A computed fold for a 106-nucleotide RNA from a marine eukaryotic metagenome, annotated as c-di-GMP-I-GGC riboswitch aptamer. Rfam family: c-di-GMP-I-GGC riboswitch aptamer. Gene Ontology term of the family: cyclic-di-GMP binding. The model forms 95% of the base pairs in the Rfam consensus.
[in-house]
RNA sequence: CGACAAAGGCAAACCGAUCGCGAGAUCGGGACGCAAAGCUACGGGUCUCAAGCAACGAACGCUGCGUCUUGACGCGGCACGUUUUUGAGAUCGCCGGGCUGCCGAA
Numbered sequence: 001c002g003a004c005a006a007a008g009g010c011a012a013a014c015c016g017a018u019c020g021c022g023a024g025a026u027c028g029g030g031a032c033g034c035a036a037a038g039c040u041a042c043g044g045g046u047c048u049c050a051a052g053c054a055a056c057g058a059a060c061g062c063u064g065c066g067u068c069u070u071g072a073c074g075c076g077g078c079a080c081g082u083u084u085u086u087g088a089g090a091u092c093g094c095c096g097g098g099c100u101g102c103c104g105a106a
Base pairs, nucleotide, nucleotide: 001104002103009034010033014029015028016027017026018025019024032093038099039098040097042096043095044094045091046090047089048088049087050086051085052084054083055082056081057080061078062077063076064075065074066073067072068071
């Protein structure tokens, strides 16, 4: 460095069982792929859970106030969602870093 090489290896989605609030994990089945798809959450990314502040948000729910044509409308609050912060996690088959390693042509 990686071949239509040899020998072997790993195993995505999906399904089943178990564990976890969850992201996911383990085992079995199964193969989309993989030359580090071996190990490591160290940096970034993505995702989950909890808490907090603020901003924004269509409709709806609860609630307070107001208006009137009395069941509608308007405004505010709570809840909800998104963004964001902190903490705790998940992912190395997202990218990079670190450690280790089989085979072998050009």